[in-house]
RNA sequence: GCCCCUGUAGCUCAACGGACAGAGCACUCGACUACGGAUCGAGAAGCUGGAGGUUCGAGUCCUCCCGGGGGUG
Numbered sequence: 001g002c003c004c005c006u007g008u009a010g011c012u013c014a015a016c017g018g019a020c021a022g023a024g025c026a027c028u029c030g031a032c033u034a035c036g037g038a039u040c041g042a043g044a045a046g047c048u049g050g051a052g053g054u055u056c057g058a059g060u061c062c063u064c065c066c067g068g069g070g071g072u073g
Stems, first nucleotide, its partner, number of pairs: 001072007010025004018056001027043005049065005
């Protein structure tokens, strides 16, 4: 340089092109407890890496750029 994969919550990951983007862990509050842990209940946290495009509608499809991983000369 070229090819492939990948980027969504603090972390690990979901989400046939369709409605308010969800889950687990972690975190916060409460219940329980002598105190913790466990368990149970509730809650907060994302403008989905950036910019364009297609579409009635884009996390998803297309183009360019940026980051990460792998392959190859």
Predicted 3D model of a 73-nucleotide RNA (transfer RNA) from Natronosporangium sp.
The RNAcentral record of the sequence draws on ENA and MGnify.
Its mean pLDDT, the model's own confidence on a scale to 100, is 81.
The organism belongs to Natronosporangium, within Bacteria.
It matches the Rfam family "tRNA". Rfam classes the family as a transfer RNA.